About this RNA:
Model confidence (mean pLDDT): 86 of 100. A computed fold for a 350-nucleotide part of an RNA from Viscum album, annotated as small-subunit ribosomal RNA, central domain. Rfam family: Bacterial small subunit ribosomal RNA. Its family is annotated with structural constituent of ribosome and ribosome in the Gene Ontology.

Context: one part of a larger RNA
RNA sequence: UUGGGCAUAAAGAGUCUAUAGGUGGAUUUUUAAGUCUUCCUUCAAAUCCCAUGGCUCAACCCUGGUUAGAAAGUGGAAACAACAAAGCUGGUUUAUGGUAGGGGUAGAGGGACUUUCCAGUGGAGCGGUGAAAUUCUUAGAUAUCGGAAAGAACACCAAUGGAGAAAUCACUCUGCUGGACCAACUAUGACACUGAGAGCCGAAAUCUAGGGGAGCGAAUGGUAUUAGAUACCCUAGUAGUCCUAGCUAUAAAUGAUGGAUACUAGGCUCUAUGUGUAUCCACCCGUGUAGUGCUGUAGAUAAUGCAUUAAUUAUCCCGCAUGGGGAGUAGGUUCGAAAGAAUGAAACUC
Numbered sequence: 001u002u003g004g005g006c007a008u009a010a011a012g013a014g015u016c017u018a019u020a021g022g023u024g025g026a027u028u029u030u031u032a033a034g035u036c037u038u039c040c041u042u043c044a045a046a047u048c049c050c051a052u053g054g055c056u057c058a059a060c061c062c063u064g065g066u067u068a069g070a071a072a073g074u075g076g077a078a079a080c081a082a083c084a085a086a087g088c089u090g091g092u093u094u095a096u097g098g099u100a101g102g103g104g105u106a107g108a109g110g111g112a113c114u115u116u117c118c119a120g121u122g123g124a125g126c127g128g129u130g131a132a133a134u135u136c137u138u139a140g141a142u143a144u145c146g147g148a149a150a151g152a153a154c155a156c157c158a159a160u161g162g163a164g165a166a167a168u169c170a171c172u173c174u175g176c177u178g179g180a181c182c183a184a185c186u187a188u189g190a191c192a193c194u195g196a197g198a199g200c201c202g203a204a205a206u207c208u209a210g211g212g213g214a215g216c217g218a219a220u221g222g223u224a225u226u227a228g229a230u231a232c233c234c235u236a237g238u239a240g241u242c243c244u245a246g247c248u249a250u251a252a253a254u255g256a257u258g259g260a261u262a263c264u265a266g267g268c269u270c271u272a273u274g275u276g277u278a279u280c281c282a283c284c285c286g287u288g289u290a291g292u293g294c295u296g297u298a299g300a301u302a303a304u305g306c307a308u309u310a311a312u313u314a315u316c317c318c319g320c321a322u323g324g325g326g327a328g329u330a331g332g333u334u335c336g337a338a339a340g341a342a343u344g345a346a347a348c349u350c
Base pairs, nucleotide, nucleotide: 005320006319007304008303012318014201016199017198021194022193023192025088027086028085029084031082034080035077036076037075039073041071042070043069049065050064051063053061054060091191093187096183097182098181099180103177104176105175106174107173108172109171110154114150115149116148117147118146120144121143125136162169163168207246208245209244210243211242215241216240220236221235222234258317259316260315261314262313266295267294268293270291271290272289273288274287275286276285299306323350324349325348332343333342334341335340
């Protein structure tokens, strides 16, 4: 390498697009470099193998003999794969009519909460905890009421629900815009699947520049607790959290499950959209497609569990693993302003 693997044992890249490459629906004909096959030549002897024989046996030696395979040439076959030509419609794409949606982006508006400030009422505590204290408060706090400002997040609806490639996306309205599904069947006629390298996107935190800063809150100060307490609890509180323009490229980036296609028992919900029956209409009772869940048979599985949304049965393509540690380290290279990221060993040891 073959065989065997990747939910949980080592192993699916965070996600998508797409180049090369690999693979590819159904019909007829052509060609014959793949494939199959006839004939012929060669592949020295020894060795190996088979059958006699000879050394007392054996090792050893002598004699004889094949098969298979390979290479060159030659004649044929045409199922499969390929080539060329033509047409097909089931896959793909498209036209038409509808539908749902927190899909994206930009702008505008809204109320509740919190904090601060101003003014009134009021007059001694408030706050916090297991208990306290630090803190705040007669320079009038807490509480209550009226007004103003600011920033961030959007209660109920809300769901086992919806959308998106993933990350993620929810107050309301508007502009622009991407995708999906259904119906009837218009067009095209295999235009498809996957995808090394490559490219876009990519939570939080960090970083650069400029804003903003209510609440929360790494760091830090203080009060406690404690033997100590660089913690848990409490009180303050800076970066940050927010916005704009960039950088970074990582997460238990998870369904710990790569993508595509086809097949393979049922039962019960939900979402979107058709349709039959029925009806004045709406239900009810059935049924189709796409999605989202629960349960469960066959099957496969070490078991847990999976089970038409497969971890079943098959095909195609990509990625990845090969005992634990050393180590995601060293060195090198690429990227980055940096922090670091990507790629990625060995000695040694058990």
Annotation
The organism belongs to Viscum, within Eukaryota. RNAcentral holds the full RNA, with entries from SILVA.